[in-house]
């Protein structure tokens, strides 16, 4: 250079098909059992989706740059 896939709570990940209130699990937070841990069971915080722009009433989700990372070619 040229094609392709990824990118979403601390961590692994659905959720894109078909546009329509951001979720699971793990972890943390509190709280009850215990004499205390571990563990169970209830309650909760936390991201607005890699970044900008555009389409629409309405966008993670379509559309075009851009930035990371990985792969194929050359």
């Nucleotide at each position: 250079c040229g094609g392709g896939g990824c990118g979403u709570g601390g961590c692994u990940c659905a959720g894109u098909u078909u546009g329509g209130u951001a979720g699971a699990g793990c972890a943390c937070u509190u709280g009850u059992a215990u004499g205390g841990g571990g563990u169970a069971c209830a309650a909760g915080u936390g991201g607005u989706c890699a970044g900008c722009g555009g389409u629409u009433c309405g966008a993670g989700u379509c559309c075009g740059c851009u930035c990371g990372c990985c792969c194929c070619g050359a």